RNAcentral holds the full RNA, with entries from ENA. Predicted 3D model of a 246-nucleotide part of an RNA (large-subunit ribosomal RNA, domain VI) from a Nanobdellota archaeon. It matches the Rfam family "Archaeal large subunit ribosomal RNA". Rfam links the family to the GO terms structural constituent of ribosome and ribosome. The source organism's lineage runs through Archaea, Nanobdellati and Nanobdellota. Its mean pLDDT, the model's own confidence on a scale to 100, is 81.
[in-house]
Context: one part of a larger RNA
RNA sequence: UGUGGAAAAGUCUGAGAGGAAGGAUCGUCUAGUACGAGAGGAACGGCGGAUCGUUGCCACUGGUCAAUCGGUUGUCUGUCAAGGCAGGCCGAGCAGCUACGCAGCAAACCAUAAAUCCUGAAAGCAUCUAAGGAUGAAAGGUACCUCAAAAAGAGACUUAGUAUACUUGAAGAACACAAGUUUGAUAGGAUUGGAGUGUAAGCAUGAAGUUUCGGCGACAUGUUCAGCUCGCAAUUACUAAUAAUA
Numbered sequence: 001u002g003u004g005g006a007a008a009a010g011u012c013u014g015a016g017a018g019g020a021a022g023g024a025u026c027g028u029c030u031a032g033u034a035c036g037a038g039a040g041g042a043a044c045g046g047c048g049g050a051u052c053g054u055u056g057c058c059a060c061u062g063g064u065c066a067a068u069c070g071g072u073u074g075u076c077u078g079u080c081a082a083g084g085c086a087g088g089c090c091g092a093g094c095a096g097c098u099a100c101g102c103a104g105c106a107a108a109c110c111a112u113a114a115a116u117c118c119u120g121a122a123a124g125c126a127u128c129u130a131a132g133g134a135u136g137a138a139a140g141g142u143a144c145c146u147c148a149a150a151a152a153g154a155g156a157c158u159u160a161g162u163a164u165a166c167u168u169g170a171a172g173a174a175c176a177c178a179a180g181u182u183u184g185a186u187a188g189g190a191u192u193g194g195a196g197u198g199u200a201a202g203c204a205u206g207a208a209g210u211u212u213c214g215g216c217g218a219c220a221u222g223u224u225c226a227g228c229u230c231g232c233a234a235u236u237a238c239u240a241a242u243a244a245u246a
Stems, first nucleotide, its partner, number of pairs: 008159005016147004022052002025049005035040001053105005061099004068092005073086005094231001108142003115135004162246003165181005186240003189236005194230004202223005209216002
């Protein structure tokens, strides 16, 4: 685009399509039972694992972490402090992303195949079959997940919304999707909590040593579970979501 006589939007149905979402295996109970002279030695069914595959997730464990914190080298900012550069090197590291981590992939039903039967005539018998009835497979169809009204037999129901714009992220190449737009916690800020690092600067005291005897001094201790930081959470309209259009 089509599908209508309303258009449009929202919510569905599900003809149909796709999937392998499971596969093989081990142990144990059944059971030293059935069976068998003995030697040996099952199964139906139940329970529990491990492995491969697959789908999802990040509470735990591990990895990463160019958020961040700390130590340290060279050099520069005149010195201290605080920093820049070498993603310098090293120790940690939340969120996020991940596997080496965790969870699911179960059960059942229906119609059948080969096959096994029941009843039963043709054919007074017999016969699973001719009428009729019952079982029966990792295959088929449901069930489970995804898509799906262009399914031309082109569906149904409901009714006021949708988009631009702006604040955004759980989403993301654009678009889309999702949360909001003052009747507001959407983002930023602030406060608090939590988390990371590991005890800031300044000051005081001590101090190996050194000294021109005035001092200087790595480092340690105290102030200090400090200082710094936060992609997290809560609270709070302080700032911005104004205004407006189709």